[in-house]
Context: one part of a larger RNA
RNA sequence: GGAUAAACGCGUGCGGUAUGCUUAACACAUGCAAGUCGAACGAAAUUUUUGGUUUACUAAGAAUUGAGUGGCGGACGGGUGAGUAACGCGUAAGAACCUACCUUUUGGCGAGGGAUAGCAACUGGAAACGGUUGAUAAUACCUCGUAUGCUGAGAAGUGAAAGAUGAAAAUCGCCAAAAGAGGGGCUUGCGUCUGAUUAGCUAGUUGGUAAGGUAAAGGCUUACCAAGGCUAUGAUCAGUAGCUGGUUUGAGAGGACGAUCAGCCACACUGGGACUGAGACACGGCCCAGAUCCCUACGGGGAGCAGCAGUGAGGAAUCUUCCGCAAUGGGCGAAAGCCUGACGGAGCAGUAUCGCGUGGAGGAAGACGGCUCGUGGGUUGUAAACUCCUUUUGUCAAAGAAGAAAACUGACGGUAUUUGACGAAUAAGCACGGCUAAACUCUGUGCCAGCAGCCGCGGUAAUACAGGGGGUGCAAGCGUUAUCC
Repeated sequence: GGAUAAACGCGUGCGGUAUGCUUAACACAUGCAAGUCGAACGAAAUUUUUGGUUUACUAAGAAUUGAGUGGCGGACGGGUGAGUAACGCGUAAGAACCUACCUUUUGGCGAGGGAUAGCAACUGGAAACGGUUGAUAAUACCUCGUAUGCUGAGAAGUGAAAGAUGAAAAUCGCCAAAAGAGGGGCUUGCGUCUGAUUAGCUAGUUGGUAAGGUAAAGGCUUACCAAGGCUAUGAUCAGUAGCUGGUUUGAGAGGACGAUCAGCCACACUGGGACUGAGACACGGCCCAGAUCCCUACGGGGAGCAGCAGUGAGGAAUCUUCCGCAAUGGGCGAAAGCCUGACGGAGCAGUAUCGCGUGGAGGAAGACGGCUCGUGGGUUGUAAACUCCUUUUGUCAAAGAAGAAAACUGACGGUAUUUGACGAAUAAGCACGGCUAAACUCUGUGCCAGCAGCCGCGGUAAUACAGGGGGUGCAAGCGUUAUCC
């Protein structure tokens, strides 16, 4: 000198764009953050239409609603960086694999059955949540048959389906197989911090045979056999750390860092486990144990913000319990649509960066005042006053978007922007002895009070303390502190 997710002190006019718990992966009140489908299914309630009909009841149809069975989605999106020195990541390869939804192609969808929730009755419990009996539907479940398929050397074995809407045509589904796309699992070469004041480490350990297991190769697991495997090119142990694209500095080589954005990984109160599923060993699912907190009728229950806001605590330090699904994207649905703290926006903060302004021209009796002084003056200084002008900005008023697609549909927002009126009006600070580019004097103080990054300054004329005047540098900032080059 440059840089920063910065903080502090003094000062502070506006706008655009970014960024905003680096510390306690500490604990969390409250609200919201994942639902959707009646064109899969049966029933219920409410409203309503029509018919039967004396009220009332009954049948059919339509609409709405909240439960239940069922389907798809809750494995994405969002957060955090604790762990991890590892095939975790980066890069380049590989073979023994899986893949819901989507696309393409081929073929199929036959015949039956038994349940069960909701519901009703009875009943347990403070609650959470149940129990028994009875009845019921399906694209829920099961059986039989068949099939290119799969297993097998062969014989043979095994083995699928579901309907819905519509007047119909048809459309959306369902099953099997093959291929594609995208996604994922696995293996390997190379690269990936520090310490030898860590030198030896290892028994499923290294390899083989057989079996099991997995979607899949494999000590992945087990039995048996062999005694191997790693290591001074640093094993093991210990410390530190998410990795990368990148960011920053530097002429480069290199060094330091890994906020925001993007890719990958890991985690979800702590530890363990599986279930379901195409996919999880699952942040807002389940079970067990632990710590913590809450409710309790003491028998027993409930919770998990490292989602968005917000609270307490810690800290030098980091925001609103806002608006909207209008756009982009995601889930479900045939669609209308519903949901979406993703996202789009607004709010707060000079935290950073960029831009603009705080007026322009004229104006000498060089005014008053201040400071200084050798008393003549010098300086502040064209600075002010004063005259003329302008209106960025400001205030008020009027008009007013694009972003939206053929129609409907705009949170932002009466915002941006445009026009008019008013009036120089609303707007300047911080640092300054040398190092250090620039910038000096007076008064006070008297090794005191104080300054200070280093050198140092202050003990009676202090350019270094404090104040005044003047000048210089940067400027809505300036200076200091911390860290990196």
Overview:
The part of an RNA shown here (small-subunit ribosomal RNA, 5' domain) has 485 nucleotides and comes from Rhododendron molle. The full RNA is in RNAcentral, with records from SILVA.